Molecule: SAM riboswitch aptamer (S box leader)
Organism: uncultured Cryomorphaceae bacterium
RNA sequence: AGCUUAUCAAGAAAGACAGAGGGAAAGGCCCGAUGAAGUCUUGGCAACCAAAUUUAGAUGGUGCUAAAUCCUACCACAGUUAAUCCUGUGGAAAGAUGAGUG
Numbered sequence: 001a002g003c004u005u006a007u008c009a010a011g012a013a014a015g016a017c018a019g020a021g022g023g024a025a026a027g028g029c030c031c032g033a034u035g036a037a038g039u040c041u042u043g044g045c046a047a048c049c050a051a052a053u054u055u056a057g058a059u060g061g062u063g064c065u066a067a068a069u070c071c072u073a074c075c076a077c078a079g080u081u082a083a084u085c086c087u088g089u090g091g092a093a094a095g096a097u098g099a100g101u102g
Stems, first nucleotide, its partner, number of pairs: 002101007013042005021031003026072003043065003048061003069094001074091006
């Protein structure tokens, strides 16, 4: 790499350096010189794992800190339509993170 499993509509930003991209990918729609990515510092959120404890807490290891995983794609059902489109719900796929495995 891959595999298994849990979760993913809540929550949480300032500064310094830097200087044009970024939001996984396609389409859309957004963010960005009133400063993107990235690096560093200091905070914060959360409670997956460990420790401790025994139901409460935040010490350590991760993670996260625009928008639902930003939305959609595939399938089923319902609504609508002459039909497509479209709308809603559920699921799948893909992805992210943790833990385990390898």